[in-house]
About this RNA:
The prediction has a mean pLDDT of 83. The RNA shown here (SAM riboswitch aptamer (S box leader)) has 94 nucleotides and comes from Hymenobacter sp. PAMC 26628. Its Rfam family is "SAM riboswitch aptamer (S box leader)". Its family is annotated with regulation of gene expression in the Gene Ontology. Lineage of the source: Bacteria > Bacteroidota > Cytophagia > Cytophagales > Hymenobacter.
C1' cells in the first nucleotide's frame, strides 16, 4: 500500500516556534492577524497492543485492573449531509 477485525455522540491545553491557512474528499458550517498549518517542549485524556487477574475450555474469545512500555488523541457527534466497498486510528497478515 492493500486484506481482515475492531473502534468513532464520552475525555483530554498550555509555551515557544512559523506566518495564513485549517477542519480528509465534494457541498455546507465553522475555527483563524485576540495568530492558522507544520515542527519542538512540556502537560493531560483514553485505554487498541503490552502487563496482571479472574471466568471459559483449547481457540480463540469475554470480564475486571494498571498506565512503567509501543501506538493514537487534547475546537464543535468522524463538526454536519453524501459516498459506509468512505476516512481515520489500533492490532494481525501480505
Nucleotide at each position: 500500500u492493500u486484506u481482515u477485525u475492531a473502534u468513532a455522540a464520552a475525555g483530554a491545553g498550555g509555551c515557544g516556534c512559523g506566518g495564513a491557512g485549517a477542519g480528509a474528499c465534494a457541498g455546507g458550517c465553522u475555527c483563524g492577524a485576540u495568530g492558522a498549518a507544520c515542527c519542538g517542549c512540556c502537560g493531560g485524556c483514553a485505554a487498541c497492543c503490552c502487563c496482571c487477574a479472574g471466568c471459559u475450555a483449547c481457540c480463540c474469545g469475554c470480564u475486571g485492573g494498571u498506565a512503567c512500555g509501543g501506538u493514537g488523541c487534547c475546537a464543535a457527534u468522524u463538526c454536519c449531509u453524501g459516498a459506509u466497498c468512505a476516512u481515520a486510528u489500533a492490532a494481525a497478515a501480505a